[in-house]
RNA sequence: UUUGAAAAAGGCAAACCUGUCGAAAGGCAGGGACGCAAAGCCACGAGUCUAAGGCAUUAUGCUAUGAUCGUCGGGCCGCCAAGA
Numbered sequence: 001u002u003u004g005a006a007a008a009a010g011g012c013a014a015a016c017c018u019g020u021c022g023a024a025a026g027g028c029a030g031g032g033a034c035g036c037a038a039a040g041c042c043a044c045g046a047g048u049c050u051a052a053g054g055c056a057u058u059a060u061g062c063u064a065u066g067a068u069c070g071u072c073g074g075g076c077c078g079c080c081a082a083g084a
Base pairs, nucleotide, nucleotide: 001083002082003081004080011036012035016031017030018029019028020027021026034070040076041075042074044073045072046071047068048067049066053063054062055061056060
């Protein structure tokens, strides 16, 4: 410096269940593994989800200031292995 085919030290943990926080989406903790070579960190851009509050309006609609980095892109940092 390039790559992640194989192998491997080590790591993370979807669905689901329990507890807890939250208006919700969802977060956190424990159990649990579908997967992951950045499934480490950052909501910066796009997407997606929610709608307490606000607005319109009379049964619904719109809206992020909420959420998601395990949707994609971007930024920062890093382990192992192989090659140059």
Molecule: c-di-GMP-I-GGC riboswitch aptamer
Organism: Paenibacillus alba